[in-house]
RNA sequence: GCACCCGUAGUUUAACGGUAGAAUACGGCGUUGCCAUCGCUGUGACCCGAGUUCGACUCUCGGCGGGUGCA
Repeated sequence: GCACCCGUAGUUUAACGGUAGAAUACGGCGUUGCCAUCGCUGUGACCCGAGUUCGACUCUCGGCGGGUGCA
């Protein structure tokens, strides 16, 4: 330099173009003599820009970051 793959809560990870879900972590309450476990509840995310579309996490282009291969 070229090609391919990936990018979503603190972490791991879902989501036919139509409401962003789950687990875990964290906060609160309950349970217990206390802790733990368990139950209920709350907070928290689509890498950036442009395009297509009535509508984009999703499709297209460019950029950035990470990984793999070739040179």
Transfer RNA from an archaeon, 71 nucleotides, folded computationally.
Its Rfam family is "tRNA". Rfam links the family to the GO term triplet codon-amino acid adaptor activity. Rfam classes the family as a transfer RNA.
RNAcentral records the identical sequence in 2 taxa.